[in-house]
RNA sequence: CGGGGCGUGGCUCAGUCCGGAUAGAGUGCACGGUUCGGGUCCGUGAGGUCGGCGGUUCAAAUCCGCCCGCCCCGA
Numbered sequence: 001c002g003g004g005g006c007g008u009g010g011c012u013c014a015g016u017c018c019g020g021a022u023a024g025a026g027u028g029c030a031c032g033g034u035u036c037g038g039g040u041c042c043g044u045g046a047g048g049u050c051g052g053c054g055g056u057u058c059a060a061a062u063c064c065g066c067c068c069g070c071c072c073c074g075a
Base pairs, nucleotide, nucleotide: 001074002073003072004071005070006069007068010027011026012025013024020058029045030044031043032042033041051067052066053065054064055063
C1' cells in the first nucleotide's frame, strides 16, 4: 500500500441478507420471595440511543459514502 472480517447494555452474542414502527437473549448487577443463614430456584427492576460523521428514505442497527479501532491474508 491492496483485499477481507468484526464493532450492538459490564461481559458473550442474536437481529443486518430482503429497511417497518416500543432493539432482544444469556450472564452479571440491584431489590424482593424462598432459607435459621448462604447457595440453588422464582419474581421485579435498572442498564443501549447499535464505533463516529454525513447522505438516501415517510421510516435506518439494517442501504450508500468517508473516517476510527481490532483481527486475518497478500505485497
Model confidence (mean pLDDT): 83 of 100. A computed fold for a 75-nucleotide RNA from an uncultured Chloroflexota bacterium, annotated as transfer RNA. Rfam family: tRNA. Rfam's curators write: Transfer RNA (tRNA) molecules are approximately 80 nucleotides in length. Rfam classes the family as a transfer RNA. The sequence was found in a public genome assembly.